[in-house]
Small-subunit ribosomal RNA from an uncultured organism, 1450 nucleotides, folded computationally.
RNA sequence: GACGAACGCUGGCGGCGUGCCUAACACAUGCAAGUCGAACGAAACUUAAAGGAUGAAGUUUUCGGAUGGAAUCCGAUAAGUUUAGUGGCGGACGGGUGAGUAACGCGUGAGGAACCUGCCUUUCAGAGGGGGAUAACGUCUGGAAACGGACGCUAAUACCGCAUAACAUUUUCUCUUCGCAUGGAGAGGGAAUCAAAGGAGCAAUCCGCUGAAAGAUGGACUCGCGUCCGAUUAGCUAGAUGGUGAGAUAACAGCCCACCAUGGCGACGAUCGGUAGCCGGACUGAGAGGUUGAACGGCCACAUUGGGACUGAGACACGGCCCAGACUCCUACGGGAGGCAGCAGUGGGGGAUAUUGCACAAUGGGGGAAACCCUGAUGCAGCAACGCCGCGUGAAGGAAGAAGGUCUUCGGAUUGUAAACUUCUGUCUUUAGUGACGAUAAUGACGGUAGCUAAAGAGGAAGCUCCGGCUAACUACGUGCCAGCAGCCGCGGUAAUACGUAGGGAGCAAGCGUUGUCCGGAUUUACUGGGUGUAAAGGGUGCGUAGGCGGUUCUGCAAGUCAGUUGUGAAAACUAUGGGCUUAACCCAUAGCCUGCAAUUGAAACUGUGGGACUUGAGUGAAGUAGAGGUAGGUGGAAUUCCCGGUGUAGCGGUGAAAUGCGUAGAGAUCGGGAGGAACACCAGUGGCGAAGGCGGCCUACUGGGCUUUAACUGACGCUGAAGCACGAAAGCAUGGGUAGCAAACAGGAUUAGAUACCCUGGUAGUCCAUGCCGUAAACGAUGAUUACUAGGUGUUGGAGGAUUGACCCCUUCAGUGCCGCAGUUAACACAAUAAGUAAUCCACCUGGGGAGUACGACCGCAAGGUUGAAACUCAAAGGAAUUGACGGGGGCCCGCACAAGCAGUGGAGUAUGUGGUUUAAUUCGAAGCAACGCGAAGAACCUUACCAGGUCUUGACAUCCGAUGCAUAGCUUAGAGAUAAGUGAAGUCCUUCGGGACAUCGAGACAGGUGGUGCAUGGUUGUCGUCAGCUCGUGUCGUGAGAUGUUGGGUUAAGUCCCGCAACGAGCGCAACCCUUAUUGCCAGUUACUACGAAAGAGGACUCUGGCGAGACUGCCGUUGACAAAACGGAGGAAGGUGGGGAUGACGUCAAAUCAUCAUGCCCUUUAUGACCUGGGCUACACACGUACUACAAUGGCGUUUAACAAAGAGAAGCAAGACCGCGAGGUGGAGCAAAACUCAAAAACAACGUCUCAGUUCAGAUUGCAGGCUGCAACUCGCCUGCAUGAAGUCGGAAUUGCUAGUAAUCGCGGAUCAGCAUGCCGCGGUGAAUACGUUCCCGGGCCUUGUACACACCGCCCGUCACACCAUGAGAGCCGGGGGGACCCGAAGUCGGUAGUCUAACCGUAAGGAGGACGCCGCCGAAGGUAAAACUGGUGAUUGGGGUGAA
Repeated sequence: GACGAACGCUGGCGGCGUGCCUAACACAUGCAAGUCGAACGAAACUUAAAGGAUGAAGUUUUCGGAUGGAAUCCGAUAAGUUUAGUGGCGGACGGGUGAGUAACGCGUGAGGAACCUGCCUUUCAGAGGGGGAUAACGUCUGGAAACGGACGCUAAUACCGCAUAACAUUUUCUCUUCGCAUGGAGAGGGAAUCAAAGGAGCAAUCCGCUGAAAGAUGGACUCGCGUCCGAUUAGCUAGAUGGUGAGAUAACAGCCCACCAUGGCGACGAUCGGUAGCCGGACUGAGAGGUUGAACGGCCACAUUGGGACUGAGACACGGCCCAGACUCCUACGGGAGGCAGCAGUGGGGGAUAUUGCACAAUGGGGGAAACCCUGAUGCAGCAACGCCGCGUGAAGGAAGAAGGUCUUCGGAUUGUAAACUUCUGUCUUUAGUGACGAUAAUGACGGUAGCUAAAGAGGAAGCUCCGGCUAACUACGUGCCAGCAGCCGCGGUAAUACGUAGGGAGCAAGCGUUGUCCGGAUUUACUGGGUGUAAAGGGUGCGUAGGCGGUUCUGCAAGUCAGUUGUGAAAACUAUGGGCUUAACCCAUAGCCUGCAAUUGAAACUGUGGGACUUGAGUGAAGUAGAGGUAGGUGGAAUUCCCGGUGUAGCGGUGAAAUGCGUAGAGAUCGGGAGGAACACCAGUGGCGAAGGCGGCCUACUGGGCUUUAACUGACGCUGAAGCACGAAAGCAUGGGUAGCAAACAGGAUUAGAUACCCUGGUAGUCCAUGCCGUAAACGAUGAUUACUAGGUGUUGGAGGAUUGACCCCUUCAGUGCCGCAGUUAACACAAUAAGUAAUCCACCUGGGGAGUACGACCGCAAGGUUGAAACUCAAAGGAAUUGACGGGGGCCCGCACAAGCAGUGGAGUAUGUGGUUUAAUUCGAAGCAACGCGAAGAACCUUACCAGGUCUUGACAUCCGAUGCAUAGCUUAGAGAUAAGUGAAGUCCUUCGGGACAUCGAGACAGGUGGUGCAUGGUUGUCGUCAGCUCGUGUCGUGAGAUGUUGGGUUAAGUCCCGCAACGAGCGCAACCCUUAUUGCCAGUUACUACGAAAGAGGACUCUGGCGAGACUGCCGUUGACAAAACGGAGGAAGGUGGGGAUGACGUCAAAUCAUCAUGCCCUUUAUGACCUGGGCUACACACGUACUACAAUGGCGUUUAACAAAGAGAAGCAAGACCGCGAGGUGGAGCAAAACUCAAAAACAACGUCUCAGUUCAGAUUGCAGGCUGCAACUCGCCUGCAUGAAGUCGGAAUUGCUAGUAAUCGCGGAUCAGCAUGCCGCGGUGAAUACGUUCCCGGGCCUUGUACACACCGCCCGUCACACCAUGAGAGCCGGGGGGACCCGAAGUCGGUAGUCUAACCGUAAGGAGGACGCCGCCGAAGGUAAAACUGGUGAUUGGGGUGAA
């Protein structure tokens, strides 16, 4: 894009179309094929009627009658209407359906010397004279009915002889002529055979009839070409293929039959199986194609299923017949009837498809002379948005941008000129009127329809889908991996533009979506127009059949090819133009198109084909030449093993280490001799040979191929190669040998959690030989064969030529075999004269992954197995190459207290402290490997406090706004645990622009409040890798691209630090430096510091010190090394030497790292509570586990005494507090001084000296406990610190494991500060004393750079394989069971044709007759549908059980 569609929601009108795709399932009812009386008899009715009979009224009358003629009856005959039957024509058309059919069925083009054709047209000739029946009808009769039977009567355009007759048919004779053949056409003569019907009309005449010739129309037959899938269907065929002769037919023909022959079809796909009506066309597509065959048109087939013929011009017949089967109906049970795949309609099936309508008015059809009749063909109407097309649902104005809705940053925005409102219009609608064309006289179903006119009034007329991307269109709420969505990707786990709803928007619109199907996109089956080194894909290799393709030149032909012409290619459709419906859809006309097929005329370049010639392709010959080419036979040495003997003694062997094993019965080692089998060291080489597999000691025989040279010969003999044939490693199989070594299986020993493995000791098949099989490999160059062409360079093997004195070297060339490399190719990697380049030919193979190289079938094989080779189902990927990372029990280089070398520890004890766990009313919360655990907490008795129990409050403890009041309150008393409540109640406030404000109380609501949740919604802050040396950018260049380059390389550094080189050149954040501090010093300045003075005051500006400003260090200098560099090493000088020491400083980023409980903050939750207040309790619990510390275990020590030392850095007013006094002490009394270089804390301690202790659980250690005190504080019970006396636990240096530290460091010693009423073994600082060791980078850990592999990218804490267990799904096998279609064999054999027969009957003709000819029935035979029997094959369904496969959560 399309649809004969269906479904969901919705639905105003009209025009034109379309409407059982399924059950070719079954059908009630009505209709769909009749007509002709001008073919015929008959019947009924009507009218007329000659004539006949009776004869009313009336008239007349002699009363007898006459007349009269109404009316009635009969009625020859005539006219008309109707029609059951005979007869004619039509029921073979029209209408329906698509079951069957893979076929001359269809399409297209031919053919006939092999045909038929009613009605129609033209022409020729004719219609004389007879005959016998029969339906109808009548009578009788059978049957329930359907339907008959017997006898009798009758007509014809019904039927039958006879006559006439040829341009007919048959036969025969003669002649002419034609054809590719069989043969045909024509003329003439003879013989034989065969016709007829009448009707209408006053008539003219018309309609019919018979024979013949032609035409037209319709049909039958034959042929070329085209016409689906399957080879897991490869052979099929007996009337089969052909001939001869009969028969049959309209006609040819094995169409049928007899006989004869043995053919015919098939890899260019026979046969078999499956599916299917074919075409014009339709849909799609740029086209080529692909799909399709509704409607309309052509052909075919069918008519309940199967068979059969009859009639006829035509049928083997939809609305005819016969038979058989199934089904339905009627029945009196004896027997009958039926066929909607005609139009309506019903049931059923189904996702699904309409009215039991009107009319023959038109167009056509049948009959008829015609009128006319019939016509569910057809024309119309009805139903259905099923499709296409057209129209409408209003137009203009209208901002207070209304109300309402939605969102909101609360300002507004949007819905939105949209509505309201005003002014109009009348398409559609409604009503009324008029009123067609279709029919040029009549006749109109449609239809009072279309159209027209008038009036009314915006009145009656909008939905559907979508809004994450593809894809036009976004917000809110609800939900919370639920509910749900989804075409693909995917969305949803508390801020969903993706679910649901709403608002808004987008798209289409009387429709809009969904589903289904087809084409496109899809170059994704590739003819146009693809591929095969690694993505799927080259056969393991050769020989070779068919086939395909094929060198140079001359010439003939014209099959392919090209050009012209002719015929055909139906109409419709399509395209263009024009026209008609108001437009369009639709319809009409003209032209084009119909790309095809056939015929014919030409051309001859190319292909083809016939002929002639050639030598360069190919082959042969000749002369050389290299070689693990093959087969067979022989032969050699080294080595292993075994056997024998000698020497000799305790081990050997084996491994990471061992053990099993061998050995004192003498191994291993060594020497000599022997046996046997297998393999051939060195040479040996990206060397050689071979088609591949493969081939390796030496010799001999036989033998294949290559290469070079030559140019004698042949003269395209060539290339490829489906089938086919042959070869084909290893393993394996069979038979028979052989067996030294090695070695599946197996045994033992180890390893291990296990170890059916890797390692070791043994060891059987096998490996070897002969013969046969197997036929596969990563059979690989993952690269089919052949030919030609397209830059170079450099090796190597085998030839030849040139040059040369020359085996060398050099040049040229042929054939191999390697490497590098340009163009070109390639997705890239790569390939690159040995192509994966450029071309040509042929073969093989591929078409997403899995299922699966599986199943079934077939073939091969002794078996193992091989070859061929699916489907269901399932997934949205699987895969290639390259890139960046990450990772590796990969590699290289380098660094770090990383290891090593050392020192001191932790882990054991007690205590402190934190955590886990447990407990509890609560033990508030957070932190969790490193990077949580003396962490937040720089300090929980109350407070803190967030937790628990209880008691209280509800606009609130705290903020803003409004109104009222002007007091409230402090203080005191009482109750209470307190919050709080009640009472009492002094003073009576401040600012003011006089409006008010501050402040307080009361009241109402907006709101407050939350240490409630989410650190995975966030900001900010922080940790960590890591003070590691990295992380990037611009421009350029390279690459299709991701990306690369720079940033890699050579050196060097602490460093991406610097130098050199380089398709890179520069730059940024990091490094370094700049900053602080410390070490030296100069200058200046200096009080409270200092003092060579001093009691102080005073003085000084030297020293110590303090502050400020400078200097100094830069590989600067020298030497060596290095590449003339950067730099390194050594030295000098210097207070300091190579970043002097320390600090601050933390790149891009990682860890959804930490923190919502510092703070801020979105959203959610809560609002008489998750908020607020109070008292008490808890955070301090305690079988236990861990981390971090302190104190120790002692003699380098403890204790005591002594006097004497020596610091730095700090703090101090609700503070530090001196001296003095009291107390053993903690401390107290008291208060000088000090807001500090001034006063105070403040004593530094280790150290030193002397004494004592003497190795003990001690004069170590100090836990725990008792008593007595002190301090802080409202308050030390839970639960503080300190003091004194007493008590005196564990602990004697710490298992596995593990931490810190490289110099003023570790270790050790004390001092201060923050927090703080009080409380430090913690934390942050300060100084004192003051070591040991570093060979070095193999290893452990972490990190950096380069490189390599990768199936990882959530990135190795990755990915991922198989079994088992469970559930579901499809599938193979399966004892079997149940079907289905088809073929063959046999049996039975209906109807019926054909043939035979002569039992019965018999109008026409012949015969005087008897009888005959002919016919009918009967009977028999061949064939023959359905049915039956038995066996086999094929194909489905199902089946206990079983096999593998797929999917699924953890």